RNA sequence: CUUAUCAAGAAAGGCUGAGGGAAAUGGCCCGCAGAAGCCUUGACAACCUGUUUAUCCCGCCAUUGGCGGGACGGAAUAAGGUGCCAACUCCAUCUCCGAGGAAAUAUUCGGGGACAGAUAAG
Numbered sequence: 001c002u003u004a005u006c007a008a009g010a011a012a013g014g015c016u017g018a019g020g021g022a023a024a025u026g027g028c029c030c031g032c033a034g035a036a037g038c039c040u041u042g043a044c045a046a047c048c049u050g051u052u053u054a055u056c057c058c059g060c061c062a063u064u065g066g067c068g069g070g071a072c073g074g075a076a077u078a079a080g081g082u083g084c085c086a087a088c089u090c091c092a093u094c095u096c097c098g099a100g101g102a103a104a105u106a107u108u109c110g111g112g113g114a115c116a117g118a119u120a121a122g
Base pairs, nucleotide, nucleotide: 001122002121003120004119005118006117011041012040013039014038015037019030020029021028024093025092026091027090042085044083047081048080049079050077051076052075053074055071056070057069058068059067060066061065089116094113095112096111097110098109099108
């Protein structure tokens, strides 16, 4: 940089000791009944690999089957590579639409997009 996904899911113990929720601002939360970090174990998930399996297509051998390849493929599994285990990516920020309102640049609610970010694969 490209593509996909981001409303689901999943915590105990040890060391340590005051912060943490990416950054900035605002909000709202979590935290001495122990934050962040490190270690151990366990879980969750199914992106990549692996394994198993059903369907369909193609080819070959050959007999009602076998082998090989394929599907932006389907299902299962969780061994390997990552990831992850408060709150939607905690929420908002820029923009658009709708509702409410006499109206509006304000505010509230609902939704779409953008930006930023996270993870995977390349």